Predicted 3D model of RNase P RNA and transfer RNA as a complex of 431 nucleotides.
[in-house]
RNA sequence: UGAGUUGACCAGACAAUCGCCGCCAGGCUCUAACGAGCCAGGGGGAGGAAAGUCCGGGCUCCACAGGGCAGGGUGCCAGGUAACACCUGGGGGACGUGAGUCCACGGCCAGUGCAACAGAAAAUAUACCGCUCGCGAUUCGUCGUGAAGUAAGGGUGAAAUGGUGCGGUAAGAGCGCACCGCGUCUGUGGUAACACAGUACGGCAAUGUAAACCCCACCCGGAGCAAGACCAAAUAGGAAUCCUGUAUGCUGCGGCCCGCAGUUGGAUUCGGGUAGGUCGCAACAGGUGUUCGGUGACGAACAUCGUAGAUGAAUGAUUGUCCACGACAGAACCCGGCUUAUCGGUCAACUCGAUUU
RNA sequence: GCGCUGGUAGCUCAGUUGGAUAGAGUUCCUGGCUACGAACCAGGCGGUCGGGGGUUCGAAUCCCUCCCAGCGCG
Numbered sequence: 001u002g003a004g005u006u007g008a009c010c011a012g013a014c015a016a017u018c019g020c021c022g023c024c025a026g027g028c029u030c031u032a033a034c035g036a037g038c039c040a041g042g043g044g045g046a047g048g049a050a051a052g053u054c055c056g057g058g059c060u061c062c063a064c065a066g067g068g069c070a071g072g073g074u075g076c077c078a079g080g081u082a083a084c085a086c087c088u089g090g091g092g093g094a095c096g097u098g099a100g101u102c103c104a105c106g107g108c109c110a111g112u113g114c115a116a117c118a119g120a121a122a123a124u125a126u127a128c129c130g131c132u133c134g135c136g137a138u139u140c141g142u143c144g145u146g147a148a149g150u151a152a153g154g155g156u157g158a159a160a161u162g163g164u165g166c167g168g169u170a171a172g173a174g175c176g177c178a179c180c181g182c183g184u185c186u187g188u189g190g191u192a193a194c195a196c197a198g199u200a201c202g203g204c205a206a207u208g209u210a211a212a213c214c215c216c217a218c219c220c221g222g223a224g225c226a227a228g229a230c231c232a233a234a235u236a237g238g239a240a241u242c243c244u245g246u247a248u249g250c251u252g253c254g255g256c257c258c259g260c261a262g263u264u265g266g267a268u269u270c271g272g273g274u275a276g277g278u279c280g281c282a283a284c285a286g287g288u289g290u291u292c293g294g295u296g297a298c299g300a301a302c303a304u305c306g307u308a309g310a311u312g313a314a315u316g317a318u319u320g321u322c323c324a325c326g327a328c329a330g331a332a333c334c335c336g337g338c339u340u341a342u343c344g345g346u347c348a349a350c351u352c353g354a355u356u357u
Numbered sequence: 358g359c360g361c362u363g364g365u366a367g368c369u370c371a372g373u374u375g376g377a378u379a380g381a382g383u384u385c386c387u388g389g390c391u392a393c394g395a396a397c398c399a400g401g402c403g404g405u406c407g408g409g410g411g412u413u414c415g416a417a418u419c420c421c422u423c424c425c426a427g428c429g430c431g
Base pairs, nucleotide, nucleotide: 001353002352003351004350005349006348007347008346009345010344012322013321014320015319016318017317018316020045021044023042024041026039027038028037029036030035047328051339052338054337055336056335057334058333059224060223061222062221071220072219073218074217075216076090077089078088079087080086091105092103093102094101095100106215107214111213112212113209114208115207128154129153130150131149132148133146134145135144136143137142162180163179164178165177166176167175181204182202183201184200185198186197187196188195189194228279229278230277231276238270239269240268241267242266243265249263250262251261252260253259284306286305287304288303289302290301291300292299293298323326358430359429360428361427362426363425364424367383368382369381370380376414385401386400387399388398389397407423408422409421410420411419
């Protein structure tokens, strides 16, 4: 200096004016009080994703002796955490020259299912072509035949029952041997996943699929702040007490009569509950800094800070100056993750290449 | 805000223990029938199975993620 990898951070800046939503404290007016209105003041006011609602937890109500079934989830090992499908470290595999990145990465010798088409045969293996042998025929080129042998060669397929070489054989074949691969056992290292080693053992012992049913291990009760708690009008209905009425009465059918339907009507109190209101609701698995422990995620101690809270739902507008000219995007109970969107910029560590000394 | 369901041809729908050209009706086009039209008969066009990725030999179907539409809860 060019090209990259990983991690962390910022998200136009400053000032003025006018607005919007909470909070704090003050003055004045009204009110018996609770409170209400007005005035000026102080201070605060979106994000790294507030998003998707895909996981996990807090919180609330419901259910619940304990345990199991069903259903769902997770799935190499160890650790972190309130918990997780997240994070950290490690193992194995794939990719990259490398820094690094990615991986649903338990088990198909517990059982069951599926494998279209093509192909002889697709899971109890199998003989289509070919090769070999026997028998028969022969024009000596071959042809036919066999409950014969053969998986080395061809062909089919995504997949055909280890690979290479030598020996062996009628032709062949782990049939035998050597090496490689695989499995078992033992030993060593490691908490473990796993790795390495062996004059060891086994001719290789059943293809794939579990994001097919399933098996194994572990985890999970359900619903969600429109959860839920409290206060509490009018009207209707309920209960209690008192008063009234006992059928020529009373109530309704808009005023009257007939007729029809019904059997009470009034007052007070209580309780449920609707509208409405208040809480839940902003102080916490909280942020920042230092020290210590740990490879790290993280944990501990100390110090310090207080940082939105609406319910038609606030954070906007104008002006000035400056620059690198400004992306994705707006809280609604809260928090930890993941995923997705995102102009541009800063810092740190590391890798590869080129050049100079 | 919270919860749930769906997306296949222009339209309405089938197709899901995964199997190869994804099917039916209708619309449209062509031909036949008819004097002409409709109906009817025959044939044809038309599909990123909402987008992307993964598992698998193979995905409309199984899994993950994103997008769109609809419904319920005071």
Rfam match: Bacterial RNase P class A. Rfam links the family to the GO terms tRNA processing, ribonuclease P activity and dimeric ribonuclease P complex.